[in-house]
RNA sequence: AAAAGGCAAACCGCCGGCGACGGCGGGACGCAAAGCCACCGGUUUGGUAAUUCCAGAUAGCGGGGCUACCGAA
Numbered sequence: 001a002a003a004a005g006g007c008a009a010a011c012c013g014c015c016g017g018c019g020a021c022g023g024c025g026g027g028a029c030g031c032a033a034a035g036c037c038a039c040c041g042g043u044u045u046g047g048u049a050a051u052u053c054c055a056g057a058u059a060g061c062g063g064g065g066c067u068a069c070c071g072a073a
Base pairs, nucleotide, nucleotide: 006031007030011026012025013024014023015022016021029060035066036065037064039063040062041061042058043057044056045055046054047053
């Protein structure tokens, strides 16, 4: 650079949840790890007088860990 493919944002419908958000279907903004992991930071939800502490969410915010198709090199 190709080839075979893969995932799927916003939004909409249904369902779950106090909520952030998640699941399924539709749908594609994008993604070479947008595969998996909440370990660190960030952001965020609920409780709290609290920036305290506890319990969550986010892996498509960044770092890190593990795994991975093709292939010029």

A computed fold for a 73-nucleotide RNA from a marine eukaryotic metagenome, annotated as c-di-GMP-I riboswitch aptamer. Of the family's consensus pairs, 95% are formed in the model. It matches the Rfam family "c-di-GMP-I riboswitch aptamer". Rfam links the family to the GO term cyclic-di-GMP binding.